[in-house]
Glycine riboswitch aptamer from Maricaulis sp., 90 nucleotides, folded computationally. The coordinates come from a structure-prediction model, not an experiment, and the mean pLDDT is 77. Its Rfam family is "Glycine riboswitch aptamer". Gene Ontology term of the family: glycine biosynthetic process. NCBI's taxonomy places the organism under Bacteria, Pseudomonadota, Maricaulales, Maricaulaceae, Maricaulis. It was read from a public genome assembly, where an Rfam model found it.
RNA sequence: UAACUUCUCGCGGGAGAGAUCGACGAACAGGUCGACACCGAAGGCGCAACCGCCCCGGAAACGCUCAGGUAACAGGACCGCGAAGAGGUA
Numbered sequence: 001u002a003a004c005u006u007c008u009c010g011c012g013g014g015a016g017a018g019a020u021c022g023a024c025g026a027a028c029a030g031g032u033c034g035a036c037a038c039c040g041a042a043g044g045c046g047c048a049a050c051c052g053c054c055c056c057g058g059a060a061a062c063g064c065u066c067a068g069g070u071a072a073c074a075g076g077a078c079c080g081c082g083a084a085g086a087g088g089u090a
């Protein structure tokens, strides 16, 4: 010091589903409270193919819908590129 792994940051891409109804309110506030419907890609929980295997452990974009969300904005798993730190074999 390369590949590679991990974390953080920057840039670009990034889906789904009521601009629902009622009350409050000056307000057709993206506000508060309530009701029903719906979504699945923050987070959370569950199952476990698989990895590993003595045990411990890891583990989905599957399932749930607690949380979150249902015009735009924002958020957004994940993907690509770049930068820095750490690990790391040769």
Base pairs, nucleotide, nucleotide: 001090004087005086006085008083009082010081011080012079013078018036020035021034022033023032024031037070038069039068043066044064045063046062050058051057